């Protein structure tokens, strides 16, 4: 990469290099950023998808993940409006190609 499935309001930062963007894409907002963006590496955490282990409630060894704000917010439908719900993309894990 496409499938098919579950889950996405919870929770987890410090250091170096690096030097201007980030927040997945467009659009609107809102916010983060030189009191240092992206990224890469360390080293720590957080969780409990799979495999371990355990009869089980777990456990936290391995494989992934993740570590600002609800998946930052809205965008379609259903709701007069709002609340709210639910689709769509998206993220992740697992399976099988």
């Nucleotide at each position: 990469c496409a499938c098919u499935u579950a889950u996405c309001g919870a929770g987890a930062a410090a250091g170096a290099u690096g030097g201007a963007g980030g927040g997945a894409a467009c659009a609107g907002g809102c916010c983060c950023u030189g009191u240092g963006a992206a990224a890469u590496c360390u080293u720590g955490g957080c969780a409990a998808c799979c495999a371990g282990c355990g009869c089980a409630u777990g456990u936290a060894u391995g494989g992934u993940g993740c570590u600002a704000a609800a998946u930052c917010c809205u965008g379609c439908c259903c709701g007069a409006a709002g609340a709210g719900g639910g689709a769509a993309a998206g993220a992740u894990g697992a399976c099988a190609g």
Model confidence (mean pLDDT): 86 of 100. A computed fold for a 97-nucleotide RNA from an uncultured Saprospiraceae bacterium, annotated as SAM riboswitch aptamer (S box leader). It was read from a public genome assembly, where an Rfam model found it.